Background: c-di-GMP-I riboswitch aptamer from an Anaerosomatales bacterium, 97 nucleotides, folded computationally. The organism belongs to Anaerosomatales, within Bacteria.
RNA sequence: CCCCGCUCAAGGCACAGCACGCCGAAAGACGUGCUUCGCAAAGUCACGGGUCUACCGGAGGGCACGCUCGCCCUCCCACGACAGCCGGACCGCCGGG
Numbered sequence: 001c002c003c004c005g006c007u008c009a010a011g012g013c014a015c016a017g018c019a020c021g022c023c024g025a026a027a028g029a030c031g032u033g034c035u036u037c038g039c040a041a042a043g044u045c046a047c048g049g050g051u052c053u054a055c056c057g058g059a060g061g062g063c064a065c066g067c068u069c070g071c072c073c074u075c076c077c078a079c080g081a082c083a084g085c086c087g088g089a090c091c092g093c094c095g096g097g
Stems, first nucleotide, its partner, number of pairs: 002097004012039002016035006023028001037084001043090003047087003050082003057076007
């Protein structure tokens, strides 16, 4: 430096459910407690794909209206998210080769 995870040490992480708190328009994130699936990168990074959401914005329709403003429905849109969906990049513990 590369490969591997059958065995060991020290340990680490936390899907999902419930309750509470908190940020957010939502998706989702964070924290605590209990239960609990799992992970050798379930460490970090939204770069590519994918997925979720749609505040704002756009299109169409409807309602209301003297005008402006407004309300409702449908669709589109990532600039918002997901690293425990896949790929990629960076970094790394133990053991073995």